[in-house]
Context: one part of a larger RNA
Molecule: large-subunit ribosomal RNA, domain I
Organism: Pteridomonas danica
Formats: sequence, C1' cells, structure tokens
RNA sequence: GGUAUGUGGUGGAUGUCUUGGCAACAAGAGGCGAUGAAAGACGUGUAUUAGACUGCGAUAUGAUCCGGAGAGCUGUCAAAUAAGCUUUGACCCGGUUAUUUCUGAAUGGGGCAACCCAGCUGCUGGAAACAGUAGUUACUCGCGACUGAGUAAAGUAGGUCGUGUAGAGCGAACCGAGGGAACUGAAACAUCUAAGUACCUCGAGGAAGAGUAAUCAAUUGAGAUUCUGCUAGUAGCGGCGAGCGAACGCGGAAGAGGCCAAACCGGUAUGCUUGCAUGCCGGGGUUGUAGGACUUGCAUAAGGGAAGUUUAGGGAAGGAGAACAGUUUGGGAAAGCUGACCAUAGGGAGUGAAAGUCUCGUAUCCGAAUCUUUAAAUUACUGGCGAGUAUCCUGAGUAGGACGGGACACGUGAAAUCUUGUCUGAAUCUGGGUCGACCACGAUCCAAGCCAAAAUACUACUUGUUGACCGAUAGUGAACUAGUACCGUGAGGGAAAGAUGAAAAGAACCCCGAUAAGGGGAGUGAAAUAGAAUUUGAAACCGCAUACUU
Repeated sequence: GGUAUGUGGUGGAUGUCUUGGCAACAAGAGGCGAUGAAAGACGUGUAUUAGACUGCGAUAUGAUCCGGAGAGCUGUCAAAUAAGCUUUGACCCGGUUAUUUCUGAAUGGGGCAACCCAGCUGCUGGAAACAGUAGUUACUCGCGACUGAGUAAAGUAGGUCGUGUAGAGCGAACCGAGGGAACUGAAACAUCUAAGUACCUCGAGGAAGAGUAAUCAAUUGAGAUUCUGCUAGUAGCGGCGAGCGAACGCGGAAGAGGCCAAACCGGUAUGCUUGCAUGCCGGGGUUGUAGGACUUGCAUAAGGGAAGUUUAGGGAAGGAGAACAGUUUGGGAAAGCUGACCAUAGGGAGUGAAAGUCUCGUAUCCGAAUCUUUAAAUUACUGGCGAGUAUCCUGAGUAGGACGGGACACGUGAAAUCUUGUCUGAAUCUGGGUCGACCACGAUCCAAGCCAAAAUACUACUUGUUGACCGAUAGUGAACUAGUACCGUGAGGGAAAGAUGAAAAGAACCCCGAUAAGGGGAGUGAAAUAGAAUUUGAAACCGCAUACUU
C1' cells in the first nucleotide's frame, strides 16, 4: 500500500409524514370606484415591544348598537412576568352604524407618489399681524338660470352661476368592434399558408354578440336566433401545390315574440304670402294570402305587467344530537381476548399504536333582533274582431350600376350573394328583392327603423365535495419572514430553506476546557446513536480495530 470484516465520522439519498399545491364537479357571485376604489406609505400594542406577519386608522391589535354563545381573556412568530378585563356576560362569532392620517383616477395649485404652497366661508384665540380648526374650490358632459359677440337680427358661439350618488380609475378569463404581424408549412420561394392567430386600441355585460325572413327550398314544402350530433373531410376552392373546406336536409338543447316611422285625427308653438308650412306633444298604426289609413258593423275582457306592499322560501352567527365495559401486552390501548350496545349517525378529523359507542363532529331536526336574496299574489299602466275598397301611406342619396377593395369554404373566376372608398343613381303595390353569370315563365319573400329571455362562453372571487393527482430536486416560483432575500439604471429576472419528543419532561448538579467551543458523568424519557446541527440516516469521501497479504 491492497483486500475483507467490524465500528465510527462526514453527507443528506431513501422510507414514512403534511400545514401547501394541482385538477375537476356542484352551487353562489359575477364587479369595486368622486359617499374617493384597487394598490400602497406612515402610524397604531399598559410595561418589559427592537423586528416581521395579521388587524386597525389620531375613536388606530380597535368604538357603538343588535343578535349568538357562556368562562375564561389581553392575535401570530414567541416563552415568561407584572398590570388589567370578566356571570352587571369579558374574549370570541354574525349583522348595523361611526371613525377611517397621507398617497393613489386624485380632483384647490404645484410636485422627484405618500411632500410643498394656497384662495373663499364659518368658528376659536389674538390689539393686530397671524395661528388653529370645520367645510369648500379640478376637468368634461347633461339640465336650468343670468348674460352675450364677430354681423343687422338671434335667447348663435362664448362667459358666469346653480345643479346631478353623471363620466373618469381598477379588475382573471369569457364577448363585440377598429387595427393587425412574423416565425412556420409549401421539404427553396413570391400567390397561398400560419391567421384574421399573436399583439395593440376602444367598448360592454353577467354573459356578450345574433335574432322573428326583401330567409331557405324546389313544383312537395319549411317557418327568428344561438349551441350541438350527423350530413362530410362530401360538394367545392386551391402555384388544382401545400393546404382550405361549406350548405340543403335529418336528430337534439332551448324556445317568445314585440315596438316605432308614415297615411289620418286632435292639441300647441313658430313663420309668413292668412290658410298653408314646419317643429313638438297625444291618439292611430306596423304587414306579403299584402297590411294600414279612410267608410262602416260588433265587442270592452281574457292576457301581459315596473317600483312598492303582503306572504312564503334561501343565505349571512348558531342549537339539539344515539351507543362500552372488563382483561392481556405495552411507556402509552384505539391493538389481542371476553361479553355488550347505537345506527336516518360504520363520511371525516383528533386523542401516548389501529376508536361506530373518549373528544370534535356526522345522519336527522330546529334557529335570526339585523342585513341580504328569490318566488308568488296584488296594483299604476297596457291590452280586440269583421265587411267595403275610390283616394292616401308603407323607411332615398336608399336599391341598383361603374372602378378599386374586403367578407362569404369560394384565391376574379362563368361569380351570384353581403359590404363600401370614389363617381353615379331608380321604382312606389299596375311596386320591389331573391332563387349562384344572364333572359323568360314560375316560385318565394317585403330591404333601406328599433328592442328582446332561454339553450352557449368564462372563473379573479366564495362555499362544499371529489381525485388509478404531487408529497419537499415533486406539487404553484412560493408548505418556512416569497414575488421575500438577492441581481439589474430600468423594463425585468428571481432563489434556497419542512420533520426532537406522546408531553420540554429542552439535560438541576459535578468534572476537563478559557467564565469558550466541544466533551465525560449524573438526571429526564419507552428510546438521548430522539440533545436542539435533533425522524429515518443510503452512497461517494475520511478514520480506527482485527485478519490475511505485497
């Protein structure tokens, strides 16, 4: 030096565990904000309080009132002492109210956020200067009032004042709209694709958008929209490449239809050419088998229905809630054995090992002074059916066309349909659109106004439940003071770090050492090779002892 065995150190794998995550389901909620949000800064604790978290705001780990509950309490890291509170009900839980510094849309002006400096009105102090204190003072929009130009007129522009729980800002995804890539694929690349995706902006709601046919169909007919299974990877589109990709029709979820403009009638205001026009208000009326006005006949109630009220549920604290003992082992019984009991409760968690009957609970039943939510009833209001057909009405810079684009599964194509930047430009029910160039016949529908629940999408948030989900290099980046420490001028990047024991019973006392570190006794404990660097304690690596060996 090597090999082997044993025994240690180092190290922190592995096993076990779970406070934390992940994913889903059901229900709720789907917003907060000038009555000042979200997010913060700074404060705030009876003393020992220096720090962090939580709570709160100069009334500051809280105040008021109401309800619940019933013996302890002064939150956590974080123990202890003093001092207090408390059956005249504390602490705690739920609800109402008050307070709520400063920053922040931030809004009196300014500003390098959490700071600086003001005006006006009232009050307090002061002789005054001034100081303090309460309120108020941004902008835009709507409404009202008073004024009021250029320009003669105007109640024009503008100004001033009053008024508004108006707007602004924040928020995870879902939604609509306006803009809108590239990588990539085409085995290169340009049309094409990726994709109207990502991303930016604006806007809204609990959903949004769409929506009661100028729709389809095909000679039968269907009857708003949305979502969905087929139709079908079909018909088509396509450097006919890569790829893109319907509809008709059938099945299902849900189901709902309404209101204006106009003709006409009445009222009112203005204008002037004095019987017309225009504006406003009320009635009327709303469709394609054409309908309505108009003339005429009959009818007057079924139905719909906001706020409020009443009633009945739900939610926001809670309450009641069955049934077991002995013995053995053990540090400890819930384990074994013996014999019982409850069960609308044998879901679950805890307790010194594994508990239906020990504790909390669970099944089931009950419960609100106050706040909140849903449904039903009631009510203002609203709410018809024919016949006739002369005249009137039925959405115009619209439909359509040309050029250039875009959307349609459809890339200009034979390209209909929808849309529109520019230029044009009808008809008026004897009317008009569509039926994939176009024409005829035929069929079908009625544009150029508006609203609308449900079925559908999503989950930041709340509650409950579940998992052939993870178990500390996993699962969130974060089980711990985590978006912390730390890095970066900044945008931004971004960790590591869990476990004594059933209970601190956390090692009195003695010894070595430096009044250390560390260790040896003693003691606690079932165990201290469970000793705080604490569960288990693998390997690499480093010792010691023994055996063999070069």